A computed fold for a 372-nucleotide RNA from uncultured Desulfovibrio sp., annotated as Bacterial RNase P class A.
[in-house]
RNA sequence: GGAGUGGGACGGAUCGUCGCUUGAAUGCCCCUUGUAGUUGCAGGGGGCUUUGAGAGGAAAGUCCGGGCUCCACAGGGCAGGACGCCGGGUAAUACCCGGGAGGGGUGACCCUCUGACAGCGCCACAGAAAGCAAACCGCCCGGCAACGGGUAAGGGUGAAACGGCGGUGUAAGAGACCACCAGACGCGGCAGUAAUGCAGCGUGCUCGGCAUACCACGUCCGGAGCAAAACCAAAUAGGGGAGAUGGCCGGCCCGGCCAUAUGUCUCCCGGGUAGGUUGCUAGAGGGCACAGGUAACUGUGUCUCCAGAGGAAUGACGGUCUCGCAGCCUUGUGCUGUACGACAAAACCCGGCUUACAGUUCCACUCCGUCU
Repeated sequence: GGAGUGGGACGGAUCGUCGCUUGAAUGCCCCUUGUAGUUGCAGGGGGCUUUGAGAGGAAAGUCCGGGCUCCACAGGGCAGGACGCCGGGUAAUACCCGGGAGGGGUGACCCUCUGACAGCGCCACAGAAAGCAAACCGCCCGGCAACGGGUAAGGGUGAAACGGCGGUGUAAGAGACCACCAGACGCGGCAGUAAUGCAGCGUGCUCGGCAUACCACGUCCGGAGCAAAACCAAAUAGGGGAGAUGGCCGGCCCGGCCAUAUGUCUCCCGGGUAGGUUGCUAGAGGGCACAGGUAACUGUGUCUCCAGAGGAAUGACGGUCUCGCAGCCUUGUGCUGUACGACAAAACCCGGCUUACAGUUCCACUCCGUCU
C1' cells in the first nucleotide's frame, strides 16, 4: 500500500423570530354538566403566567418470548403444536455466552447439530445390478465350435457399485487367510459437570444417502388478546319469530363449577345508542462506580425521570459553522455552490430475531506485496 474477516458509533451542530402537543405548579380567570337550598364538591372545555419534556437505530416485519387483562375455583388423559449436541445466562425464548463434534476457507473466521440395525418408503436416467442385490466387457477351466462352469481382483455406467494398501494362496480370483490402516461393535482405564477426547485389548463384523418423506425418542406447552378489560352516563321497542334443554372450561373424554324452565344458550327480523373516564407510561427502566464471573450476566452503592396523541402533536422562516458531494484553478489550512445528501415515523409496554440503509468513522484480527 492492497485485499479481506469480526464488532461498534454517527447519520448534522448552533443562534434568533413566530407556531404545535403534553406534564407540573393542585396558581389565576371564563364557560358548561351533575349533585346540593346559593357560595361548596366532582367532572369536562377554553384562556393566561411560570417551568420541564417532545419519534428510531431500526419506530418496519408481526417472526418469537413475556409483563398485563379476562375466561376461572383450576385438574387428569388423548389429540395437536414447539424445540432438539453439552453446559451456563435470563422473567422467558426458536434469544445470548462459552464449549464439543462434522464440514468450508491459505487464514482471520463462517455454516450445521437427537435417531437410518424400531418400522415403512424414495434414489429419475444410465447401468448387469441401487435393499440383500448383481455379471455387460474382461480373467480362468472344459470343448473343433455352439455353448457350459467358476470368478467379482481389472475395465465400463453412474452423484453413489458393499472397506483401503501390500502379500499368501488359487485353474483364475476373492477378508478365503495374514500384517498394517480406517470404520463398527464389545470390554474396561484416564481427563472433563457434560457433549466428547486420548490410549489399550478383543472380534474379519465391513450392508450408501435422504427424517425440510412419513416416523421413533426426549423435553416443554390452557386459551384469547389493549379492537384485552374496568367504570360512568345516555337512548330505545327489557319488541317479534324459530330452535335447544342446559351453560362455561381452545377440539374430544373424564372431572369440576354455575344455573334450573318465570332460567340459560344459539340463530333470524326490526329499533335505539355509539358520549366520557381509566387502562396509558416509574418500568424485568436508564447513567456512573465498585465487586464476582473467560463471557453472557449478576450483586451492592449512588444519581436520575428522558412522548403519551386519540384521525393522531415537534413545523415555518432567517443567519453562522461543519462533514460529504459538485465545479474552478494559482494544488493551497485555496475559492464558489449546497444540508441537494440514505432507510424511514411512537399508539399498552418490554426483551430478542429478521429485513432496509446514500455517506462518514473507530477498534481488533488475517493474508499478499514493497521498503527499512
Its mean pLDDT, the model's own confidence on a scale to 100, is 77.